[in-house]
Overview
The prediction has a mean pLDDT of 90. Predicted 3D model of an 88-nucleotide RNA (c-di-GMP-I riboswitch aptamer) from a Syntrophomonadaceae bacterium. Its Rfam family is "c-di-GMP-I riboswitch aptamer". Rfam's curators write: GEMM was predicted in a large-scale screen for bacterial structured RNA regulatory elements. The organism belongs to Syntrophomonadaceae, within Bacteria.
RNA sequence: GACCGACAAAGGCAAACCUGUCGAAAGGCAGGGACGCAAAGCUAAAGGGUCUAAAGCUCACAAGAGCAAAGAUAGCCUGGCCACCGAA
Numbered sequence: 001g002a003c004c005g006a007c008a009a010a011g012g013c014a015a016a017c018c019u020g021u022c023g024a025a026a027g028g029c030a031g032g033g034a035c036g037c038a039a040a041g042c043u044a045a046a047g048g049g050u051c052u053a054a055a056g057c058u059c060a061c062a063a064g065a066g067c068a069a070a071g072a073u074a075g076c077c078u079g080g081c082c083a084c085c086g087a088a
Stems, first nucleotide, its partner, number of pairs: 004086002012037002017032006035075001041081003046078003049073003056067004
């Protein structure tokens, strides 16, 4: 230095749920809260998956229905970047 990850040590993050707030929604953010996480740090303009369906398009007398990502997810997977500790 690369891999690796201990009933080690120091520290870190925070699912569901609740409250507030933003959003059409998915979901985000803040506080509370811990299911878990050795990258649960960053990257969604690297690729795939999944979720939503606003604009738009189509259908319908209408109510509404279908399609639709340029929206969302890094705690779905792969890839990329960076990083704490150090037993075997």